A computed fold for a 153-nucleotide RNA from Geodermatophilus sp. Leaf369, annotated as c-di-AMP riboswitch aptamer (ydaO/yuaA leader).
Of the family's consensus pairs, 92% are formed in the model.
Lineage of the source: Bacteria > Bacillati > Geodermatophilales > Geodermatophilaceae > Geodermatophilus.

RNA sequence: GGUCGGACGCCGCUGAGUCGCCUUCGGGCGAGCCGGGGACCCACCGAUCCACUGGGGUGAAUCCCGCGCUCCGGACCUCCGUCCGGUGUGCAGGUAGGGCUGCUUCCGCCCGAACCCGUCAGCUGACCUGGUAGGCGGCACGUCGGAAGACAC
Numbered sequence: 001g002g003u004c005g006g007a008c009g010c011c012g013c014u015g016a017g018u019c020g021c022c023u024u025c026g027g028g029c030g031a032g033c034c035g036g037g038g039a040c041c042c043a044c045c046g047a048u049c050c051a052c053u054g055g056g057g058u059g060a061a062u063c064c065c066g067c068g069c070u071c072c073g074g075a076c077c078u079c080c081g082u083c084c085g086g087u088g089u090g091c092a093g094g095u096a097g098g099g100c101u102g103c104u105u106c107c108g109c110c111c112g113a114a115c116c117c118g119u120c121a122g123c124u125g126a127c128c129u130g131g132u133a134g135g136c137g138g139c140a141c142g143u144c145g146g147a148a149g150a151c152a153c
Stems, first nucleotide, its partner, number of pairs: 009139006018031005032132006042122001054120001055117004063094002066091004071086006097111004103149005
């Protein structure tokens, strides 16, 4: 001197997940933000038969087609087996919807999960009650995916 990695702090993204005070440093009390329960009214309670399937909440995370497997029911078939419907599940593809800066347009790149309640909950004033996480990117560059536009909040 170069390269790689890390730390502090700072700047950002997603998200409700921030701020103030106190603290025995475990956490506590508030404000702000977010969620759940909960009247009147309204909605639902609206045909018959059969198979399968409890229902609900947070969240953008729903739904659809194809292939395969399991189970249940039915039909056909001498047997082997085949077909139809549904529950669950695996793989692959698409998609409602969501993100990349406060707004709009175009382009581009992503996500399209996970968890909780416990047989129970429509909406819902008063009222009751819970949460305030986690996961990532950047490193002094005027930056934030790119390019325009509007606005001057």